[in-house]
RNA sequence: UCCCGUUGAUCCUGCGGGAGAUGCCUGCUAUGGGAAUCCGAUUAAGCCAUGCGAGUCAGGGGAGCUUUGCUCACCGGCGAAUCGCUCAGUGACACGUCGGUAACCUACCCUUGGGACGGGGAUAAGCUCGGGAAACUGAGUCUAAGCCUCGAUACGGAACUUCUCCUGGAAUGGGUUGUUCCGGAAACUGUUGCCUAAGGAUGGGCCGGCGGCCGAUUAGGUCGUUGGUGGGGUAACGGCCCACCAAGCCGCAGAUCGGUACGGGCCAUGAGAGUGGUAGCCCGGAGAGGGACCCUGAGACAUUGGUCCCAGCCCUACGGGGUGCAGCAGGCGCGAAACCUUUACAAUGCACGAAAGUGUGAUAAGGGGAUUCCCAGUGCCCACGCAAUGCGUGGGCUUUUCUACAGGGUAAAGACCUGUAGGAAUAAGUGGUGGGAAAGACCGGUGCCAGCCGCCGCGGUAAUACCGGCGCCACGAGUGGGCAUCGCGGUUAUUGGGCCUAAAGCGUCCGUAGCCGGUCCCGUACGUCCUUUGUGAAAUCGUCGUGCUCAACGCGAUGGUGUGCAGAGGAUACGGCGGGACUCGAGACCGGGAUGGGUCAGAGGUAUUCCGUGGGGAGCAGUAAAAUGCUAUAAUCCACGGAGGACCACCGAUGGCGAAAGCAUCUGGCUAGAACGGGUCUGACGGUGAGGGACGAAAGCCAGGGGAGCAAACGGGAUUAGAUACCCCAGUAGUCCUGGCCGUUAACGAUGUGGGCUAGGUGUUGCGCAAUUUACGGGAUUGCGCAGUAUCGAAACGAAGGUACUAAGCCCACCGCCUGGGAAGUACGGUCGCAAGGCUGAAACUUUAAGGAAUUGGCGGGGGAGCACCACAAGGGGUGCGGUGUGCGGUUCAAUCUAACUCAACAUAGAGAAUCUCACCAGAGCCGACAGCAGGAUGAAGGUCACUCUGAAGGGGUUACCUGACAAGCUGAGAGGUGUUGCAUGGCCGCCGUCAGCUCGUGCCGUAAGGUGUCCACUUAAGUGUGGCAACGAGCGAGACCCGUGUCUUCAGUUGCUAGCAGCCGCUUGUCGGGACUGAGCACACUGAAGAGACUGCCCUGGAAACAGGGAGGAGGGUGCGGGCAACGGUAGGUCUGUAUGGCCCGAAUGCUCUGGGCUACACGCGCGCAACAAUGGUAGGGACAAUCGGACGCGACCCCGAAAGGGGAAGCCAAUCCUCGAAACCCUACCUCAGUACAGAUCGAGGCUUGCAACUCGGCCUCGUGACGCCGGAAUCCCUAGUAAUCGGAGGACAGUAUCUUCCGGUGAAUACGUCCCUGCUCCUUGUACACACCGCCCGUCAAGUCAACCGAGCAGGGUCUCGGUGAAGCGCGGCUUUGUAGGUCGUCCUGAACCGAGACUCAGUGAGGUGGACUAAGUCGUCACAAGGUAGCCGUGGGGGAACCCGCGGCUG
Repeated sequence: UCCCGUUGAUCCUGCGGGAGAUGCCUGCUAUGGGAAUCCGAUUAAGCCAUGCGAGUCAGGGGAGCUUUGCUCACCGGCGAAUCGCUCAGUGACACGUCGGUAACCUACCCUUGGGACGGGGAUAAGCUCGGGAAACUGAGUCUAAGCCUCGAUACGGAACUUCUCCUGGAAUGGGUUGUUCCGGAAACUGUUGCCUAAGGAUGGGCCGGCGGCCGAUUAGGUCGUUGGUGGGGUAACGGCCCACCAAGCCGCAGAUCGGUACGGGCCAUGAGAGUGGUAGCCCGGAGAGGGACCCUGAGACAUUGGUCCCAGCCCUACGGGGUGCAGCAGGCGCGAAACCUUUACAAUGCACGAAAGUGUGAUAAGGGGAUUCCCAGUGCCCACGCAAUGCGUGGGCUUUUCUACAGGGUAAAGACCUGUAGGAAUAAGUGGUGGGAAAGACCGGUGCCAGCCGCCGCGGUAAUACCGGCGCCACGAGUGGGCAUCGCGGUUAUUGGGCCUAAAGCGUCCGUAGCCGGUCCCGUACGUCCUUUGUGAAAUCGUCGUGCUCAACGCGAUGGUGUGCAGAGGAUACGGCGGGACUCGAGACCGGGAUGGGUCAGAGGUAUUCCGUGGGGAGCAGUAAAAUGCUAUAAUCCACGGAGGACCACCGAUGGCGAAAGCAUCUGGCUAGAACGGGUCUGACGGUGAGGGACGAAAGCCAGGGGAGCAAACGGGAUUAGAUACCCCAGUAGUCCUGGCCGUUAACGAUGUGGGCUAGGUGUUGCGCAAUUUACGGGAUUGCGCAGUAUCGAAACGAAGGUACUAAGCCCACCGCCUGGGAAGUACGGUCGCAAGGCUGAAACUUUAAGGAAUUGGCGGGGGAGCACCACAAGGGGUGCGGUGUGCGGUUCAAUCUAACUCAACAUAGAGAAUCUCACCAGAGCCGACAGCAGGAUGAAGGUCACUCUGAAGGGGUUACCUGACAAGCUGAGAGGUGUUGCAUGGCCGCCGUCAGCUCGUGCCGUAAGGUGUCCACUUAAGUGUGGCAACGAGCGAGACCCGUGUCUUCAGUUGCUAGCAGCCGCUUGUCGGGACUGAGCACACUGAAGAGACUGCCCUGGAAACAGGGAGGAGGGUGCGGGCAACGGUAGGUCUGUAUGGCCCGAAUGCUCUGGGCUACACGCGCGCAACAAUGGUAGGGACAAUCGGACGCGACCCCGAAAGGGGAAGCCAAUCCUCGAAACCCUACCUCAGUACAGAUCGAGGCUUGCAACUCGGCCUCGUGACGCCGGAAUCCCUAGUAAUCGGAGGACAGUAUCUUCCGGUGAAUACGUCCCUGCUCCUUGUACACACCGCCCGUCAAGUCAACCGAGCAGGGUCUCGGUGAAGCGCGGCUUUGUAGGUCGUCCUGAACCGAGACUCAGUGAGGUGGACUAAGUCGUCACAAGGUAGCCGUGGGGGAACCCGCGGCUG
């Protein structure tokens, strides 16, 4: 003095947890010593075997003996009421403290005075007899004393009496006079004792003031109770007890009752105030198995005394007896929990004694215990080695400690001290290591398992969090854990908190007690303050000193503490009290105004409904749309008249009144309050307000009326998957009135009442004043004052939102209320109510958050603005039907390898799988760098000829030869892996995104998250720009840039071109054709390089500008057109099967090779295409015009063969040169004539060609034949805005071969829009939000399953306390009898009264069929309630209804 945990992040409220100290228990571990007021307190004040724990003295008479004496029992004296133990009971004069005793006692001790004269008697032991099992006990007889007793004296006491002498605040005390009654002695001397009186000391008894627990879910208690008179009793007062009399006494300042508890000094903790504890030490009290009663004695109601009852135990001969460890040891039991059946009276103390001394489980010592505190140690140095702060080895040093010995020490020991010897020897753990919180991004194992975790949280294959190893950290003879207390906690707040929204202001007012209280004066001195006296035990605590070697500990001094109580003296400001005065608080009074204040009565108004009459004639009503319903018995509609109930438009308001609830047509009666003005009166009369009382919306209840409209329930119609709802048609309670209950609400300003103080601005209501104005009206306007009511806002406050003279600011007084969420405003109890229910109001259990305000984002069946042919609209063309190609799913299969699944998978990887590819299936074979082991010159591996196995083989086996050193059998370890993980990754790619956004620096605002900038207006394709603005600038993206294309210019001219010129060639001889030919040329075209050009530059209109619309010029006009590039990021998007790559796995197989098969299957579903269904067509013939490409394992002209596919020759070309290359649609001509056709071409048959080792599964092409489906396609859906769509062909790609794919190329070449935000989406602003994994979100309740605690419950069976009744042991007192006896016995009686029995009350715990709700529990059922306008706004109270969340009515709130 904090830290962690609610959130995406923030601030706050709030609780949970951690870190500190202490006590008890416990795990692991442990060398020594000292000290301690430590050690069966906690549970069982449970029970106890055994031993010990109170004796002593020698006066007396005896007995015995070892006879100046000793021993024994008895008589006698003193003691045994101390000490020791425990804490059950006790909330009390028990304790603490201060007093009182004029109401008392006190043995032994001290001081002082006096005294001790004369007699008498019994008895124990002993002796002699008995009884009894024992314990014990009876009879007879002897005897003494310091035993008992009689008389006298002194003195004392008591009663009455005398004096009024003393003390004192006060005589009831003391003293004094007289009378009566009572009480005394052992030793010759000495000592010690003894008697008596007074005093002291000590110790007590009794009384009082004050102080200190919880519960009101205990509010009334009490009959000896309260008091009096008179008695009894006691040491003493007293209802302590009794008789009579009176009816008191205590209590919300908490009686009584219940629960708990010995009290204090002190102890723990804390800065303190406090909180908690109080066993052990000291003081006091109480108790002795549970109770009751006594004796003795100075003292007890005693327990190591007695009697009795009860319960337990023991002995017994069954007749009767004994016993009390909460003393020391010890045992059992209980439990998490606590030692030896030790030594000694040496010390200290106590009892007795003259003393010596005796006794003493008090005490002093030892033993055991990590119980606490204190001290110390577990080594130091050097060299060498090593993986080096360390470890190992060797050598040396030291000896606290250890071991051994001797002496001292002690009652005896132990410890300890001194000395000597030996040897580093005998001595380190516990907990942790993700954060909090010091310490690992180490290794291995595990794989949401096992486990950890106080809290947060770890673990689902790379775990710093589990388990182990290593390292490290903390403390250290200790260290962790459990429980408890204090602190932390300012989370109980006196110091020192709060209550608008987090928990918390009573619905409102009145008022009792209490608390608080204006100005001045006087008095008092109760509070208060000062000084002082006494006391507040010691120990404990602080400081200083001192003694044990230090320290702990002890001792001494001093201080403090005990915060107090009592006494004395003083002060008088403040508070109190007494007295007097005052007026500003408060109240009264007067005046004229304002007012939906209340209540009673009367009067009125429109509308709805109903009824009557008339008119009218088919619908009306209702809804998003309908239907139920009404209507031909005449509705709706119109007019007139009537009935009845409810309500009171406009005015009307941000307005008025009221304590609140609440109050609205008009008039009157009665009545209340406030404001303003006056300043006449009273003179603090005041404020608040526990209890208490009154009022108190709506709903609801009781009784009686009333009932038009509306309308819970109920009925019907719709909607829907369902619809117990929302919508519709009907409709009863109720709504209304009178009387009586209820007493609640989001009864809200979520803000208690009263008073004072603290900037302003602006409205509005009431009253007053002033000015102005006036139609003179109680008129209007403006300003000022007071009072109310709103709104903006400074300081200040607040977590913020916000509040801000109407405070949530600064102060005062009083009341109420809060203390994490849930369980729960529930249960039980009490009380009120007719009921519904209200008020009061818990706990077990459960949970790590629940919550407030604000921020960013996402989202909304919220709003606004803008935008897009992957949106619509306007159009064009398709898909969806059938055939077929291809991909996917599914199915099948030995295998049909796999990836990809909305857009953003599906003619995608794959640019086309016959083998290969290849990853799949069937079968066959092959392969181990390196190290170790087994093998190997008695020949490894290899090679050559051959044989054999085999479908085949390069493989296995065999033989011969050659060569000459390695080796694949095992263990590791490798190569390799299209094996696994794209959720470990790099890289690349898709999509958001054909988007216009994403950020930074500085400043400013905010406690902060964050905001501002990036917003607003206009504008743009654009965060493009212009203007404004606490912002000013900047970056990435957009744009610019790059490429292509479109125009022009310049340069260049081969392989391109040929206009003009010259040649050459050809024929159809022409004003002919031919750039395949030669010159020549570079004009054009083309090629490809450099430039120009377009910039809103110019004009008009609009606008502040940016810019927009139009126009001119121009090849092109507003980013010209088309592309490339394309942000911060996101999507755990895709790819480990392109490559790379971590981890894991396989490793003679998941590696490598080969053969064959498969990826090509086929009831089926989907996607993308192709060709079609025909006449804008088909067929046949003829004719015309491209561009981009490609070419040596190639393109292949040209010639020949073939009907064709193609074949055989073959020039040229490494290409602006040669080749592919004759484009097709198109045009012309002819036929077809609307038909399943001369459309369409699937399928199948036959014959050929070609690539390739190989076309069966499974290629392509050609010819002939065959000629299926199909006549334009449901719901739905795709693409497209111009050289685009549509349509036509050409080329490239991989490639031996295979296109309907794809990428380019050119040919022909439209329609429509120039808009919008309706659908789908995107961007920005704003709003709500309980979402943040972000609406594919969150989340509610019933039901089902399991677990847990609780409540109710017919009851059942117990414990405790109290009360009452009955029985009644025993005892005190009294009386009688017996007796020598005032002893004992016995009887009666009164009183007290244990114990037992019975009943009742309260309370505690147990158990109980069944019932009830609650809490919790990865993936159950039904719905969708709430959060967005949550799709019917939500919520509160109340009533009804419903599987459920909920729905509906009435009133209220805005959260």